[in-house]
RNA sequence: GCGCGCUGGCGGGGUUCGGUGCAAUUCCGAACCGGCGGUGACACGGUGCGAGCCGUGAAGCCCGCGACCCGACACGGCGACUCACGUCGCGGUGGCGGUUGAUCCGGUGGGAGUCCGGAGCCGACGGUGACAGUCCGGAAGGGAGCGAGCGCGU
Numbered sequence: 001g002c003g004c005g006c007u008g009g010c011g012g013g014g015u016u017c018g019g020u021g022c023a024a025u026u027c028c029g030a031a032c033c034g035g036c037g038g039u040g041a042c043a044c045g046g047u048g049c050g051a052g053c054c055g056u057g058a059a060g061c062c063c064g065c066g067a068c069c070c071g072a073c074a075c076g077g078c079g080a081c082u083c084a085c086g087u088c089g090c091g092g093u094g095g096c097g098g099u100u101g102a103u104c105c106g107g108u109g110g111g112a113g114u115c116c117g118g119a120g121c122c123g124a125c126g127g128u129g130a131c132a133g134u135c136c137g138g139a140a141g142g143g144a145g146c147g148a149g150c151g152c153g154u
Base pairs, nucleotide, nucleotide: 001154002153003152004151005150006149007148009146010145016030017029018028019027032133033123034122035065036064037063038062042057043056044055045054046053047052060121061120069098070097071096073094074093075092077090078089079088080087081086103119104118105117106116107115125137126136127135
């Protein structure tokens, strides 16, 4: 350094002004926000005479993942019915499968999905006096993953 295991830690941002209205942070106009891994022709820093090398950062809409939702399965729990076998219902855990959004144009260039410029677009479920990316709620939950310590192996 790599592999496996254990422990504990960390792990999401955003409604401002105006309009309509009895009523809207939900509609309309303008504004605001961007999880994780990968890729990355960029940027910054270090180093070298130099080609270069090293470190850090860098995509909401390129690839993949996560939360929410659905399904069957497995495990175990509670309840109802039954003489019993069992059947049905409810909620829990686990991995698996499924569903779930959005980008173009111009420039540079050998090459752009990532750079530069411009213009667009997207955002679970339930709630609400009125339709929610931003309010309230499940959630003091879950979580992609990040980094640390310890043990074993190599």
A computed fold for a 154-nucleotide RNA from Actinocatenispora rupis, annotated as FMN riboswitch aptamer (RFN element). The sequence was found by an Rfam model in a public genome assembly. Its mean pLDDT, the model's own confidence on a scale to 100, is 83. The source organism's lineage runs through Bacteria, Bacillati, Actinomycetes, Micromonosporaceae and Actinocatenispora.